A computed fold for an 85-nucleotide RNA from Paucisalibacillus sp. EB02, annotated as c-di-GMP-I riboswitch aptamer. Lineage of the source: Bacteria > Bacillati > Bacilli > Bacillaceae > Paucisalibacillus.
């Protein structure tokens, strides 16, 4: 320094679900709570995926559309803790 990744040591986040704010929603954020995580840290670039207020269409019902979101879906891309084999 690159890989890798111990029934290793320190430390680390925290799904479901509960509440509270908060958003149109989808989601965020806070507390509480552990199913998992070795990049389950960062980023919405490319697929993927959730909503659709506003916009269009439509007599209506409805359709569609991200300028909104998701990193704990997957790839690319930054960065990093510890050191057995």
């Nucleotide at each position: 320094u690159a890989c890798c990744g111990a029934a290793a040591a320190a430390g680390g986040c925290a799904a479901a679900c509960u509440u509270a704010c908060u958003g149109a929603a989808a989601g965020g954020u806070g507390a509480g709570g552990a199913c998992g995580c070795a990049a389950a840290g960062c980023c919405a670039a490319g697929g993927g995926c959730c909503u659709a207020a506003g916009g269009c269409a439509c007599u209506a019902u409805u359709g569609u559309u991200a300028u909104g979101g998701c990193a704990g879906c997957c790839u690319a891309g930054c960065u990093a803790c510890c050191g057995a084999a």